[in-house]
RNA sequence: ACCUUCGGGGCAGGGUGCGGCGCCUAGGCGCUUAUUCCCGACCGGCGGUAUAGCCCGCGAGCGGCGAAGCGCCGCAUGAUCCGGUGAGAUUCCGGAGCCGACGGUACAGUCCGGAUGGGAGAAGGU
Repeated sequence: ACCUUCGGGGCAGGGUGCGGCGCCUAGGCGCUUAUUCCCGACCGGCGGUAUAGCCCGCGAGCGGCGAAGCGCCGCAUGAUCCGGUGAGAUUCCGGAGCCGACGGUACAGUCCGGAUGGGAGAAGGU
């Protein structure tokens, strides 16, 4: 340098009932309805470093240039403390917290979709 393969997990259980449908009637009743609301449950990509979702860095999204690929440019890009052990840990042990793109839909980290995509990278081969 080239090739091959691999390369993301997760609402158990309970409550409410916007809306929809039906019935009788002028105000109700019944059925159905959220993994999105409420209680609660569950999940954690890759490299570095004393073993890390929340320390440092990378990836995933959107837009522009371009015929297109590669690429370049711009925008967006979350969250932790206390105690203990130790030479050393915001990484281990104990405890208490916190966070999670875009579009759809009853308001979504977990459902559906872009995605049989992309991907940091990992392993192997020449």